This is a predicted structure of a 73-nucleotide RNA (transfer RNA) from a bacterium. The coordinates come from a structure-prediction model, not an experiment, and the mean pLDDT is 83. Rfam family: tRNA. Rfam describes the family as follows. Transfer RNA (tRNA) molecules are approximately 80 nucleotides in length. Its family is annotated with triplet codon-amino acid adaptor activity in the Gene Ontology.
[in-house]
RNA sequence: AGGGGUGUAGCUCAGCUGGUAGAGCAGGGAGCUCCAAACUCCAAGGUCGUGAGUUCGAAUCUUGCCACCCCUG
Numbered sequence: 001a002g003g004g005g006u007g008u009a010g011c012u013c014a015g016c017u018g019g020u021a022g023a024g025c026a027g028g029g030a031g032c033u034c035c036a037a038a039c040u041c042c043a044a045g046g047u048c049g050u051g052a053g054u055u056c057g058a059a060u061c062u063u064g065c066c067a068c069c070c071c072u073g
Base pairs, nucleotide, nucleotide: 001072002071003070004069005068006067007066010025011024012023013022019056028042029041030040031039049065050064051063052062053061
């Protein structure tokens, strides 16, 4: 330099042919317990890497850029 992949909650990851963003774990609160652990329940937590475009509507489609990984030279 060229080609490909990935980017979603603090972490690990779902999200169907575009239609109101979820789970587990961690953290917080409560129950239980003499106190904890374990277990159970509850709530919270997101500009979907970033900018633009298409569309009535974009995490999803197109595209510039950024970060990381792989391949070729």